[in-house]
Molecule: SAM riboswitch aptamer (S box leader)
Organism: Fictibacillus barbaricus
RNA sequence: CCCUUAUCAAGAGAGGUUGAGGGAGCGGCCCUAUGAAACCUCAGCAACCAGCAGCAAUACGCUGAAAUGGUGCUAAUUCCUGCGAGUUCCUAUCGGACUUGUAAAGAUAAGAA
Numbered sequence: 001c002c003c004u005u006a007u008c009a010a011g012a013g014a015g016g017u018u019g020a021g022g023g024a025g026c027g028g029c030c031c032u033a034u035g036a037a038a039c040c041u042c043a044g045c046a047a048c049c050a051g052c053a054g055c056a057a058u059a060c061g062c063u064g065a066a067a068u069g070g071u072g073c074u075a076a077u078u079c080c081u082g083c084g085a086g087u088u089c090c091u092a093u094c095g096g097a098c099u100u101g102u103a104a105a106g107a108u109a110a111g112a113a
Base pairs, nucleotide, nucleotide: 003111004110005109006108007107008106013042014041015040016039017038021031022030023029027080028079043074044073045072048070049069050068052064053063054062055061078105082102083101084100085099086098087097088096089095
């Protein structure tokens, strides 16, 4: 990097170093010298995997607690985005707003090759 499965409306930031970008990508809209990104320290959130307890009895099953270990995360729904359906504004088209379904892409975890 590719493939598979699951989740993505909740949650959780201070300090230091440094100094101009960042929010994946397109467009939008935002964040940012009242300090971006990165790195470090400490703290926190969550509970994917391992571990633990119970049930079960071979399905690597189900449930639960906790936070020991491995990750992850700590602006905005994955910030919004494509397509379809419905409602609505508009005389109507275009266009706008809202609701909903779904795809793709992405992120994270676990696994596989």